Predicted 3D model of a 76-nucleotide RNA (transfer RNA) from uncultured Anaerotruncus sp. Rfam family: tRNA. The family's RNA type in Rfam is transfer RNA. The RNAcentral record of the sequence draws on ENA. Its mean pLDDT, the model's own confidence on a scale to 100, is 82. RNAcentral records the identical sequence in 2 taxa. Lineage of the source: Bacteria > Bacillota > Eubacteriales > Oscillospiraceae > Anaerotruncus.
């Protein structure tokens, strides 16, 4: 140079043929406790890597780019 494959919450991943984004830890509040862990309820956290196209609708498809990871080529 070329193929693959990955990019979703702060961290590890779900997300079934396109039709309201989610979980487990992790944080914050309550509550229980003389306090603290455990355990229970509530709760905040997300431009879905960037940009463009198709569609009435895109995390879900096509196209370009970027970062990871890997196979292959070419130079030395």
């Nucleotide at each position: 140079g070329g193929g693959g494959u990955u990019u979703u919450a702060g961290c590890u991943c779900a997300g079934u043929u396109g039709g309201u984004a989610g979980a487990g830890c992790g944080c914050u509040g309550c509550g229980u406790u003389c306090g603290c862990a455990u355990c229970g309820c509530a709760g905040a956290g997300g431009u879905c890597a960037g940009g463009g196209g198709u569609u009435c609708g895109a995390c879900u498809c096509c196209c370009c780019u970027a970062a990871g990871c890997u196979c292959c080529a070419c130079c030395a």